[in-house]
Context: one part of a larger RNA
C1' cells in the first nucleotide's frame, strides 16, 4: 500500500466560520452520462496456460487451442446514481408569542476586607514560628476609635445549577449586543451535512508603547533548617498581575472521546419551557447518576455511547534519536509551524 485502527496501549485538529471537493429526503417525467447485456472491429509474435507431436527422456523445439479480465464502433434495457423540466414537506430556514440565563462590549455606581496616611485615647512590646530570628516598635509601634487616598477583588445568594463554540463567564444599574430554548402552526421549498486551502476566536505566562500599583508576588536580599539548602518554614521585595491600544497562538486547550443525521429497555434527581390541573402525571429542550441489551484486551462505556449504521473531515503505523536538525513560512523577540536522516535497541 491494502488493511487495520484513534476514552487509558500510536493515533481526534484548541475551537468555530466557511471556499474548493466529497455526500445528500420523498415523488413524477424526459434523457442515456456512469451502470448492465448484445454484437463486430482490434487487442502483434514469443512468453504464461491447456492439448498433441519432434529430438531415446528432460531440459530444448514444433503444431493447435485457450487466453489477452482491456479500448473502439454499434444496437439495446432504464432499477440505482449524474443531468433537464415539474410537483411536495418530514430535513433546514423565515413569521408570531413567551419565558430563563455569570453569553458578549461599553458607561456609570456601591458595600466588606487589606495597605497607608492624619488626628485622638494608650504604654511596652509587637510580629513570626515546631522553636526561633532577620523585621517594626520610646522618634510612641501593636491595639482601638474617627476621618481620607488608592488600587484590586466581589462573601452571603451558590448548586452534581446556569450561559457560551472553544478558550472562557459570578456585586449592582443602565445602553447596545449574540445565541439557544418552548408553543402556535402561518410562509419558503432540499435552501442539506461534512469541510483541504484559507479566515477569525484563543487561558496563562510573556513581549512593545502610555498609564497605574491596595494586595500577592517570579527574580533577588536576610534570617531560620541542614552535613550542604543556590528549597520547603519566616521578614522583606522588583518584573509581573489591573488599565488602553498593538503582538504572540501555546496548555493535561480534557469527556485525554471529531462533526451531523436516524435507531436501540428502563430507574431515580435536577434546569427551562408547554399542557394540564391542584396533584401528578404527559411531554420538548438540556444537565447527572445508575443500569438492561450491545460493544470492549480489561477498566469501563451505555438515548449526552466506547452501541448499531450512513456521509465528511483530522490523526496513527516499535522504542529512543526526535514536540529535534536542515530548508520554509510566521514572530520585535521568546520563540511557534511545518518536519527528517545518520545511528541505536
Nucleotide at each position: 500500500c491494502u488493511g487495520g485502527g484513534c476514552g487509558u496501549a500510536a493515533a481526534g485538529g484548541g475551537c468555530a466560520c466557511g471556499u474548493a471537493g466529497g455526500c445528500g429526503g420523498u415523488u413524477u417525467a424526459a434523457c442515456a452520462a456512469g451502470u448492465c447485456a448484445g454484437a463486430c472491429g482490434u487487442g502483434a509474435a514469443a512468453g504464461c496456460c491447456c492439448u498433441a507431436g519432434g529430438c531415446u527422456u528432460a531440459a530444448c523445439c514444433u503444431a493447435g487451442g485457450a487466453a489477452c479480465u482491456g479500448c473502439g464502433u454499434u444496437u439495446g434495457a432504464u432499477a440505482c446514481u449524474a443531468u433537464u423540466a415539474g410537483a411536495c414537506u418530514u430535513g433546514a430556514g423565515u413569521u408570531u408569542g413567551g419565558g430563563a440565563g455569570a453569553g458578549g462590549a461599553a458607561a456609570g455606581u456601591g458595600g466588606a476586607a487589606u495597605u497607608u496616611c492624619u488626628a485622638g485615647u494608650g504604654u511596652a512590646g509587637a510580629g513570626g514560628u515546631g522553636g526561633a530570628a532577620u523585621u517594626c516598635g520610646u522618634a510612641g509601634a501593636u491595639a482601638u476609635u474617627a476621618g481620607a487616598a488608592g488600587g484590586a477583588a466581589c462573601a452571603c445568594c451558590a448548586g452534581a445549577g446556569g450561559c457560551g463554540a472553544a478558550g472562557g463567564c459570578g456585586a449592582c444599574u443602565u445602553u447596545c449586543u449574540g445565541g439557544a430554548c418552548c408553543a402556535a402552526c402561518a410562509c419558503u421549498g432540499a435552501c442539506g451535512c461534512u469541510a483541504a486551502u484559507g479566515u477569525g476566536c484563543g487561558a496563562a505566562a510573556g513581549c512593545g508603547u502610555g498609564g497605574g500599583g491596595a494586595g500577592c508576588a517570579a527574580a533577588c536580599a536576610g534570617g531560620a533548617u541542614u552535613a550542604g539548602a543556590u528549597a520547603c518554614c519566616c521578614u522583606g521585595g522588583u518584573a509581573g498581575u489591573c488599565c488602553a491600544c498593538g503582538c504572540c497562538g501555546u496548555a493535561a486547550a480534557c469527556g485525554a472521546u471529531g462533526c451531523a443525521u436516524g435507531c436501540u429497555a428502563g430507574a431515580c434527581g435536577u434546569u427551562g419551557g408547554a399542557c394540564u390541573u391542584u396533584u401528578u402525571u404527559u411531554u420538548c429542550a438540556g444537565u447527572g447518576u445508575c443500569g438492561u441489551a450491545g460493544c470492549u484486551a480489561a477498566c469501563g462505556c451505555a438515548u449526552u455511547a466506547a452501541g448499531c449504521a450512513u456521509g465528511c473531515c483530522g490523526c496513527c503505523u516499535g522504542g529512543g534519536g526526535a514536540c529535534u536538525a536542515c530548508g520554509a513560512c510566521c514572530g520585535c523577540a521568546a520563540g511557534g509551524u511545518u518536519a527528517a536522516a545518520a545511528c541505536u535497541c
Molecule: small-subunit ribosomal RNA, central domain
Organism: uncultured marine bacterium